[in-house]
Context: one part of a larger RNA
RNA sequence: CUGGGCGUAAAGCGCGCGUAGGCGGCUUAUUAAGUCAGGGGUGAAAUCCCGGAGCUCAACUCCGGAACUGCCCUUGAAACUGGUAAGCUAGAAUAUUGGAGAGGUAAGUGGAAUUCCGAGUGUAGAGGUGAAAUUCGUAGAUAUUCGGAAGAACACCAGUGGCGAAGGCGACUUACUGGACAAUUAUUGACGCUGAGGUGCGAAAGCGUGGGGAGCAAACAGGAUUAGAUACCCUGGUAGUCCACGCCGUAAACGAUGAUAACUAGCUGUCCGGGCUCAUAGAGCUUGGGUGGCGCAGCUAACGCAUUAAGUUAUCCGCCUGGGGAGUACGGUCGCAAGAUUAAAACUC
Numbered sequence: 001c002u003g004g005g006c007g008u009a010a011a012g013c014g015c016g017c018g019u020a021g022g023c024g025g026c027u028u029a030u031u032a033a034g035u036c037a038g039g040g041g042u043g044a045a046a047u048c049c050c051g052g053a054g055c056u057c058a059a060c061u062c063c064g065g066a067a068c069u070g071c072c073c074u075u076g077a078a079a080c081u082g083g084u085a086a087g088c089u090a091g092a093a094u095a096u097u098g099g100a101g102a103g104g105u106a107a108g109u110g111g112a113a114u115u116c117c118g119a120g121u122g123u124a125g126a127g128g129u130g131a132a133a134u135u136c137g138u139a140g141a142u143a144u145u146c147g148g149a150a151g152a153a154c155a156c157c158a159g160u161g162g163c164g165a166a167g168g169c170g171a172c173u174u175a176c177u178g179g180a181c182a183a184u185u186a187u188u189g190a191c192g193c194u195g196a197g198g199u200g201c202g203a204a205a206g207c208g209u210g211g212g213g214a215g216c217a218a219a220c221a222g223g224a225u226u227a228g229a230u231a232c233c234c235u236g237g238u239a240g241u242c243c244a245c246g247c248c249g250u251a252a253a254c255g256a257u258g259a260u261a262a263c264u265a266g267c268u269g270u271c272c273g274g275g276c277u278c279a280u281a282g283a284g285c286u287u288g289g290g291u292g293g294c295g296c297a298g299c300u301a302a303c304g305c306a307u308u309a310a311g312u313u314a315u316c317c318g319c320c321u322g323g324g325g326a327g328u329a330c331g332g333u334c335g336c337a338a339g340a341u342u343a344a345a346a347c348u349c
Stems, first nucleotide, its partner, number of pairs: 003321004007303002012317001014201004021194003025088007033081002035077008049065006091191001092188004096183003103177007110154001114150008125136002162169002206247006215241002220236004258316006266294013298305002322349003331342004
């Protein structure tokens, strides 16, 4: 490059926004760049192919033809793609009304528990374990009652429940604020989809500066266990975990499944809306948007997926191409560092 692929075999960027680019709804008119048709020019010779001929044959050589799939000019066609002009409303967006939600940020507040401190009662044990010991305790522990302080997390509600692009989000109140959904009509009139680079967000751990430090707890110390025990168990315990600001930019960042649009049997649960009928509570039918279970066709190597597709199609992006070497070396970029990212080869099976 031509293909074939990407749930689990190699392979979907962690997730958004978005530049270039690629692709793009319906109707009418026009244009003629792409496209198609006719004609003309050119496409050197040799080579290749076909038919002949000459060296005894062949290679080789010679003659003729075809071909040279291309490029240019010209005359037309106008369905499709593109351009231009005008319009449309089914895509998209906006407006109005409304309800749902751990969506985000900031400030404030609350109760339970834990630890510590003070005081009271009280006396010899308490902890802990498979069993123990280290440990705490007559300088009064554990237990129990009252008071105080601190930090962190928010039991029940809680639900294959909800919200968010992903990471993620769970006490309560207030302020500010993002998104989605439903309904009615109205408005704009293709304004759309994807997205190389770029840019932003991005768990935990880690790093810098300054705070904070109750519990937990890498490292570390001790006690056990064991042949040993640099572990599992126990007693302690520092970074850290928490806050502010700034870095890091990675995860089994997973649905191991890119985004968007359309089409293709159903049954059943649940969350948030709307409509109709009956109507006391409510029930039935129906219609949107999510989130689950099962299941047909179809697909799949199988497992399984199956209107939330891994089915049938279209557009755009990313990625893969035997195992090891290796997500390593070197170089570049980024970072305070840790390192991240981009990314080989020799060799070997």
Predicted 3D model of a 349-nucleotide part of an RNA (small-subunit ribosomal RNA, central domain) from uncultured Erythrobacter sp. NCBI's taxonomy places the organism under Bacteria, Alphaproteobacteria, Sphingomonadales, Erythrobacteraceae, Erythrobacter. Its Rfam family is "Bacterial small subunit ribosomal RNA". The coordinates come from a structure-prediction model, not an experiment, and the mean pLDDT is 88.